[in-house]
Context: one part of a larger RNA
RNA sequence: AUUAAACGCUAACGGUAAGCUUAACACAUGCAAGUCGAACGGCAACGAAAAGAGGCUUGCUUCUUUGUCGGCGAGUGGCGAACGGGUGAGUAAUAUCUGGGGAUCUACUUAAUGGAGGGGGACAACUACUAGAAAUGGUAGCUAAUACCGCAUAAUGUCGCGAGACCAAAGUAGGGGAUUAUUAUUUUUUUAUAAUAACCUUAUACCAUCAAAUGAACCCAGAGGAGAUUAGCUAGUAGGUGAGAUAAUAGCUCACCUAGGCAACGAUCUCUAGCUGGUCUGAGAGGAUGAUCAGCCACACUGGAACUGAGACACGGUCCAGACUCCUACGGGAGGCAGCAGUGGGGAAUCUUGCACAAUGGGCGGAAGCCUGAUGCAGCUAUACCGUGUGUAUGAAGAAGGCCUUAGGGUUGUAAAGUACUUUCAGCACGAAAGAAAAAUAUUCAAUUGAAUAAAUUGGAUACAUGACGUUACGUGAAAAAGAAGCACCGGCUAACUCUGUGCCAGCAGCCGCGGUAAUACGGAGGGUGCGAGCGUUAAUC
Numbered sequence: 001a002u003u004a005a006a007c008g009c010u011a012a013c014g015g016u017a018a019g020c021u022u023a024a025c026a027c028a029u030g031c032a033a034g035u036c037g038a039a040c041g042g043c044a045a046c047g048a049a050a051a052g053a054g055g056c057u058u059g060c061u062u063c064u065u066u067g068u069c070g071g072c073g074a075g076u077g078g079c080g081a082a083c084g085g086g087u088g089a090g091u092a093a094u095a096u097c098u099g100g101g102g103a104u105c106u107a108c109u110u111a112a113u114g115g116a117g118g119g120g121g122a123c124a125a126c127u128a129c130u131a132g133a134a135a136u137g138g139u140a141g142c143u144a145a146u147a148c149c150g151c152a153u154a155a156u157g158u159c160g161c162g163a164g165a166c167c168a169a170a171g172u173a174g175g176g177g178a179u180u181a182u183u184a185u186u187u188u189u190u191u192a193u194a195a196u197a198a199c200c201u202u203a204u205a206c207c208a209u210c211a212a213a214u215g216a217a218c219c220c221a222g223a224g225g226a227g228a229u230u231a232g233c234u235a236g237u238a239g240g241u242g243a244g245a246u247a248a249u250a251g252c253u254c255a256c257c258u259a260g261g262c263a264a265c266g267a268u269c270u271c272u273a274g275c276u277g278g279u280c281u282g283a284g285a286g287g288a289u290g291a292u293c294a295g296c297c298a299c300a301c302u303g304g305a306a307c308u309g310a311g312a313c314a315c316g317g318u319c320c321a322g323a324c325u326c327c328u329a330c331g332g333g334a335g336g337c338a339g340c341a342g343u344g345g346g347g348a349a350u351c352u353u354g355c356a357c358a359a360u361g362g363g364c365g366g367a368a369g370c371c372u373g374a375u376g377c378a379g380c381u382a383u384a385c386c387g388u389g390u391g392u393a394u395g396a397a398g399a400a401g402g403c404c405u406u407a408g409g410g411u412u413g414u415a416a417a418g419u420a421c422u423u424u425c426a427g428c429a430c431g432a433a434a435g436a437a438a439a440a441u442a443u444u445c446a447a448u449u450g451a452a453u454a455a456a457u458u459g460g461a462u463a464c465a466u467g468a469c470g471u472u473a474c475g476u477g478a479a480a481a482a483g484a485a486g487c488a489c490c491g492g493c494u495a496a497c498u499c500u501g502u503g504c505c506a507g508c509a510g511c512c513g514c515g516g517u518a519a520u521a522c523g524g525a526g527g528g529u530g531c532g533a534g535c536g537u538u539a540a541u542c
Stems, first nucleotide, its partner, number of pairs: 001541003005538005012388006018381002020346001025344003029341003034079003039076002042072002046070003049066008086299003096223006104216002109212002112209004117151001119149002126141006157166003171204006179198007225271003232262003237259008274296004278289004301322005324335004352378001354377003360374001361372004391421004401412004425483001428477004441463009486531005491512003497526005507514002
């Protein structure tokens, strides 16, 4: 000088930060990942509408039915859940940092080229029956799709020297004049009206390929802990050929062949440890360290494994084994806070079971919007840093009291009282309702696309609302010095001295050392010195 500190005494306010370093110990409770009806069949709940029936107060009300509409529980399907958040157990190199490399993949996004034809069979939901205490099922039947599967098409794709062979797809929503078809209503029929589909169009989604971006995987070199009271280690071991596996190279795996490879420039073994940007210190060189913030890695009760997927061998997914906890009708089941709060335990020691999605960001969605313990805020703690205050001026009778005294006096001390002022901050009341907000939505104008004055997209204008914090920041007013100072030290180092008590006792102490009857060193008092909402001690680093 510093600290993620703790302890003792003390404590007025604000701002900005930080807050389990120990048991990667065990966890009650709540929340932390959903969303899309513009993919689908539908309709449990809510609301609307229509029809029917009833009641009578004759225009209200009750009941029933109908997915018709707004929407929507559960389900199929899509995207997300691999991000964000936590922790540092393991790991001395499959990590990290720096610099290179070639044999790779990449959802969403951007740009480009081409395509999007025609069919089929199921399974949930649901219904019926049924097993079980529950968790969870079983059998039979019905059904839709952007779910699933063939067929067609096939290059700049894949394989191949070539010839050639092989590989795909899905719709949905908005708008529309004529024509055609179907259905419904009306009419004796023709006709007319309405809806749906074909058709046209806009937006978006879909398939293949190429390029980009982003992210990820792999290889090489160097660097960065300790121990030689660890000296030899190694058979998939080192290399080759061939095959397999992978997105991809490779003993990555396997068959065969060769007998190599590493090591005193420290192999192997053991101990310790997440790495870095940085942080602390220091004139620097160095030394120590790796909390908060940022990048990378690893882990998710312990051990193992794969599935799905563009991406995981997956914290709030699955399976197996284990330990522990819970439920049970004893047959069988359920769980994983190193997410945010919170509890017990351990410890010298570390916070609220708070508010909000208003902002920033993320997921889904065409959008409205929904979700978001990320995040923004608030709460607690002098834990750290910074700022402010606890009054100002005047005031000698140098008051009283205390302490000392050579008894004259000295000192506390302009200190107090008194007099005259001020009101920061806190408290009270009122105002401001500042900024943080621009998007989005609706209407309208122009341009683009379009057959179109429709719809959509882009740009402009106008309108409408949206704040957790919040009793905000800030400002104004009234009142009264009113509400606000302690801690350590005073022998030398080291700024600051006397009295009294004690008598090698009680005690002090960082080092030297003090105390055995005149102790500036122990205890108390007066006085003084230092720092000050802090001060000191302990621990740790330079």
The part of an RNA shown here (small-subunit ribosomal RNA, 5' domain) has 542 nucleotides and comes from an uncultured bacterium.
Model confidence (mean pLDDT): 83 of 100.
Rfam family: Bacterial small subunit ribosomal RNA.
The RNAcentral record of the full RNA draws on ENA and SILVA.